Predicted 3D model of a 1392-nucleotide RNA (small-subunit ribosomal RNA) from an uncultured bacterium.
Model confidence (mean pLDDT): 83 of 100.

[in-house]
RNA sequence: CCCUUAGAGUUUGAUCCUGGCUCAGGAUGAACGCUGGCGGCGUGCUUAACACAUGCAAGUCGAGCGAAGCAGCUGUUUGGAAUCCUCCGGGAGGAAAAACAUCUGACUGAGCGGCGGACGGGUGAGUAACGCGUGGGGAACCUGCCUUAUACCGGGGGAUAACAGCUGGAAACGGCUGCUAAUACCGCAUAAGCGCACGGCACCGCAUGGUGCAGUGUGAAAAACUCCGGUGGUAUAAGAUGGACCCGCGUUAGAUUAGCUUGUUGGCGGGGUAACGGCCCACCAAGGCGACGAUCUAUAGCCGGCCUGAGAGGGCGACCGGCCACAUUGGGACUGAGACACGGCCCAAACUCCUACGGGAGGCAGCAGUGGGGAAUAUUGCACAAUGGGGGAAACCCUGAUGCAGCGACGCCGCGUGGAGGAAGAAGGUCUUCGGAUUGUAAACUCCUGUCCCAGGGGACGAUAAUGACGGUACCCUGGGAGGAAGCACCGGCUAACUACGUGCCAGCAGCCGCGGUAAAACGUAGGGUGCAAGCGUUGUCCGGAAUUACUGGGUGUAAAGGGAGCGCAGGCGGAUUGGCAAGUUGGGAGUGAAAUCUAUGGGCUCAACCCAUAAAUUGCUUUCAAAACUGUCAGUCUUGAGUGGUGUAGAGGUAGGCGGAAUUCCCGGUGUAGCGGUGGAAUGCGUAGAUAUCGGGAGGAACACCAGUGGCGAAGGCGGCCUACUGGGCACUAACUGACGCUGAGGCUCGAAAGCAUGGGUAGCAAACAGGAUUAGAUACCCUGGUAGUCCAUGCCGUAAACGAUGAUUACUAGGUGUGGGAGGAUUGACCCCUUCCGUGCCGCAGUUAACACAAUAAGUAAUCCACCUGGGGAGUACGACCGCAAGGUUGAAACUCAAAGGAAUUGACGGGGGCCCGCACAAGCAGUGGAGUAUGUGGUUUAAUUCGAAGCAACGCGAAGAACCUUACCAGGGCUUGACAUCCAACUAACGAAGCAGAGAUGCAUUAGGUGCCCUUCGGGGAAAGUUGAGACAGGUGGUGCAUGGUUGUCGUCAGCUCGUGUCGUGAGAUGUUGGGUUAAGUCCCGCAACGAGCGCAGCCCCUAUUGUUAGUUGCUACGCAAGAGCACUCUAGCGAGACUGCCGUUGACAAAACGGAGGAAGGUGGGGACGACGUCAAAUUAUCAUGCCCCUUAUGUCCCGGGCUACACACGUAAUACAAUGGCGUCCAACAAAGGGAAGCAAAACCGCGAGGUAGAGCAAAUCCCCAAAAGACGUCUCAGUUCGGAUUGCAGGCUGCAACUCGCCUGUAUGAAGUCGGAAUUGCUAGUAAUCGUGGAUCAGCAUGCCACGGUGAAUACGUUCCCGGGCCUUGUACACAAAGCCCGUCA
Repeated sequence: CCCUUAGAGUUUGAUCCUGGCUCAGGAUGAACGCUGGCGGCGUGCUUAACACAUGCAAGUCGAGCGAAGCAGCUGUUUGGAAUCCUCCGGGAGGAAAAACAUCUGACUGAGCGGCGGACGGGUGAGUAACGCGUGGGGAACCUGCCUUAUACCGGGGGAUAACAGCUGGAAACGGCUGCUAAUACCGCAUAAGCGCACGGCACCGCAUGGUGCAGUGUGAAAAACUCCGGUGGUAUAAGAUGGACCCGCGUUAGAUUAGCUUGUUGGCGGGGUAACGGCCCACCAAGGCGACGAUCUAUAGCCGGCCUGAGAGGGCGACCGGCCACAUUGGGACUGAGACACGGCCCAAACUCCUACGGGAGGCAGCAGUGGGGAAUAUUGCACAAUGGGGGAAACCCUGAUGCAGCGACGCCGCGUGGAGGAAGAAGGUCUUCGGAUUGUAAACUCCUGUCCCAGGGGACGAUAAUGACGGUACCCUGGGAGGAAGCACCGGCUAACUACGUGCCAGCAGCCGCGGUAAAACGUAGGGUGCAAGCGUUGUCCGGAAUUACUGGGUGUAAAGGGAGCGCAGGCGGAUUGGCAAGUUGGGAGUGAAAUCUAUGGGCUCAACCCAUAAAUUGCUUUCAAAACUGUCAGUCUUGAGUGGUGUAGAGGUAGGCGGAAUUCCCGGUGUAGCGGUGGAAUGCGUAGAUAUCGGGAGGAACACCAGUGGCGAAGGCGGCCUACUGGGCACUAACUGACGCUGAGGCUCGAAAGCAUGGGUAGCAAACAGGAUUAGAUACCCUGGUAGUCCAUGCCGUAAACGAUGAUUACUAGGUGUGGGAGGAUUGACCCCUUCCGUGCCGCAGUUAACACAAUAAGUAAUCCACCUGGGGAGUACGACCGCAAGGUUGAAACUCAAAGGAAUUGACGGGGGCCCGCACAAGCAGUGGAGUAUGUGGUUUAAUUCGAAGCAACGCGAAGAACCUUACCAGGGCUUGACAUCCAACUAACGAAGCAGAGAUGCAUUAGGUGCCCUUCGGGGAAAGUUGAGACAGGUGGUGCAUGGUUGUCGUCAGCUCGUGUCGUGAGAUGUUGGGUUAAGUCCCGCAACGAGCGCAGCCCCUAUUGUUAGUUGCUACGCAAGAGCACUCUAGCGAGACUGCCGUUGACAAAACGGAGGAAGGUGGGGACGACGUCAAAUUAUCAUGCCCCUUAUGUCCCGGGCUACACACGUAAUACAAUGGCGUCCAACAAAGGGAAGCAAAACCGCGAGGUAGAGCAAAUCCCCAAAAGACGUCUCAGUUCGGAUUGCAGGCUGCAACUCGCCUGUAUGAAGUCGGAAUUGCUAGUAAUCGUGGAUCAGCAUGCCACGGUGAAUACGUUCCCGGGCCUUGUACACAAAGCCCGUCA
């Protein structure tokens, strides 16, 4: 200076981390699905090295040779045509043809001979190897054709194929006899040079040895042809090319393959080879290889390179190029320069074919092609025109090498399927809030263009003369006409792109997470959109992402991961200093690293792909020169690491022997009597045959209280009474000695708790197994009573533990503080105290580290060295194998399959038969009940034609319903209606309204009109509004479904004290802090403190009622006026406005606080009492039947009308009430005392009269502080005297009353008669803390009538609270958690 590094989804309620799975990218000799216009360049059996029909793929040379055939010239011999002459007798002429001979041929094919068939082409079976790659070696090599140089080519000989004859065989192929040639074969001569043998001289080398020179002996050559130019031959030397051999280094996996090897390793001597060599052989020796992985097994051609990657790497080895191996399988040699030979030979084997059965033939892993296998891979094409190869002197011949063409979207690259204008934003489609939006300038339509295409014409380069398969191809020109050319995948997130309908955990989708159970952007379809595009998706494989094997570049306290500990061989690493060397290292040079590929630049095909050229690169290996810092090595020195010596010192360090006391148990004896023992409580057990208890004596075994201590020692395991003996290690001081002797340590060896095993002892206590007793649903457990192995000793084995600090060893460095154990030094006269220092052992803590927790000089910090171990969870520390063990078992240690997580730390909640604090009629203390009775009422269940529906723990059940005889009514049966009982729109007609008749259960139907004739405008014809009837369709209607689609409303936790936010701070983060803490409160109420400071919703207050009082006002109220009238407003009362209560005052306590306690005053005292008021949220809580509403469903019915029935049923169960069981009572009588709050016109109803009564007649008064309902009741007096009663009133009979069209199903009340259960209620359970509970009556809503329910009102009027241990619910703090749908959680086992 240049180039270069991307993440995301998924574990959780959320977070950080660890960790796997998955995706986005690129690539492919690919395949499959859908689709498909053109061209260029590439590429195409990855499977059966399976079997192959047919054709072709290696021939050529006559200038090596003989014979034969064919053609031709010439000659000779025959032969005698045409034509001419003629005296017609003939003559001349000499053609065709035949035979023979010579010659020629750039004719043919067989044979002899030469060269080539060892190249080219194919394939990858084998091979883990000097096979390949790379770099070297030879003083152990060969090399046809080619090049250079030198010399030579003389003279002979004998055969043989072809051919001829005979002959065998089906054929393939032969056999015998005879003839013949050569550049075929064989002697001889010659020998510069060459080979061999012998000795000599000189020089050289890394050993054997090599080179040169001269000498002697000996051996071996040749071929001719010719156009006379040459071509060819022989020998030798050299070169070039090609090959053989050897060596260093590199080259897959497995140790669940650890030992392998007998020609094996070496030697002497031979043989063999082109050449070295156990390559082969005889003899001799016993070696050789291996943990740096031999041998064995599995897999595999190797490389340049290709793909990917930032790189380092990882994967691959198709096409192109280099090497190797192979040619049906196995073996063998021959020829040759070269082979142990793809299209040669021989043998064996398998297979196929022919056959006359005797015998023969064949080898596509050459190019095409066929069958087969397979998901899958092409034409039985053209040409030697080019490039190359073989032969030839050459012309030429051959060449499925090669050049081309054909087929395949198999890949890469390029082009096209039109361009511009065009809004009525057409039609159609889709969606819709019905307005519109979108498809969409898209189309139509108008004007253009011609890439590709079609037709016609010209027409290459490749060959600078001839020769063109490709090919009338590329390309060029002219004309034609938008004509012939778009699909595929996707649209939940990752990941660009959304709606409708269908479906309803079905059908289906899915790469991961996951969608689908009636409103699916995730399935299917459609519309729209996104992406890519002649392709697009899917599948397979590889790399990447993956720092997820980490060299670059990871880890091991708790996530997976430190060996149980030590010693120690190999190995790895190693103190200070001096010098040498130069292996590593660094720098320079040289050689090599083939070409192609990649990169850069330039160039050629219109561009690109593709091709060409140049440069760079090829990070490597070899060699040489230099340097000498570091590592190494050699030599020397040193003392600080390490060790030795000396002087001290502490200790449960180890082994062996001995001794001791306390305690348990047992035995003997004494005393003594009924229990002991044991437990939560018991029982089994022991004990009158004398236990337990207690005293004395004895036996035996095991363990060592106190001291005792996060004290000591040891490598770890571990070690504890005392004494003795033997023995290991540590620490401190000293600095005499050695002089790096050190650290770590795979294998190996040793030690190694408890349990267990073997043999022999021992056995007091304890105690697996076992027995019994309990507990329990069960209890093979926990508890109890017994009790055997074992625990103890000796000897041997086992070899494992949460063998833990879950933290390997060693060394160095990096703030402190404070304990404790063992030493030393200073100071001091000395002891203590104090200071310094070394070694151990703890706690706290800074920096730093860490995911956090935490660690922090005893590191989990900063560095160094070595070892061990990890790579998702499960399967599994399992199986198999091997080793160890007497066994039990141990060590080593997988895979199939399966999941998308498993996990660590921390956070917020929730939960706990965790802890702390606090509250509540939560318990306790009390009062009254419920649960038992009959009745009323609601619910369940059952029944029914129907018993309409909803509500379901608390928080459904006298609830919706503040009132079901009809109506209500939604249910059932029957009878009716179909634009409808109800709304809007249109048309026609009509005022509307409407008594009376008949049928019917009624709805309704039929007949038929008495009466009646409205409002506004008017040109008086009519029109309009409103209403009714009829008709058609839009629509109405639905108490049909979904409260899990919703709004609204409500319940509940809970009137509990909580729930949050802004800013700041802390934490990687979820989050924390604030809101926690100390007090206090009814209260997150207030005070103080505090990295918090403030704020909001809640609490409280503001509102209403009530308790006191002032003031104002007062009629219908009140009355000091005797009554009335009138008057008045003091009082009672009414209703407006005020006052009053605030811990304000005093004292004590408290922290100088908040506040608490006591007191004063006051009507009221510490929120005075009551009400309304309900935070963030929870329960998919309740309600679609109050109402509203989305979607779905019904439409002569799931709508609507009518009558009757039902909601009132009744074996039973539950809830809620009223009434009772009686004397605090019942009944009767008397006075008939004292309220509050309400209601009243289709109403409340007084007085009076009738009736025993319910009630009736009648009607004053009152739209109400005026009149009425209205009598308040519990109370007082008398009686009853404890009974199923003078209690209780159910049930039932009879007689009545009231309401109402109507009281049968099915109302209420009265009188009389009847007189059931019931004698205070099991387990269990409810309400209530003061004007409360309990008890007593009164009123109201609903309502024609119907109240034991509900709502409200007043009268009388208690008891108890020590207290917070427990039950229930709640709040705050803290702790544990594998829970988060949050304990009805999660989860384990068995069975199905």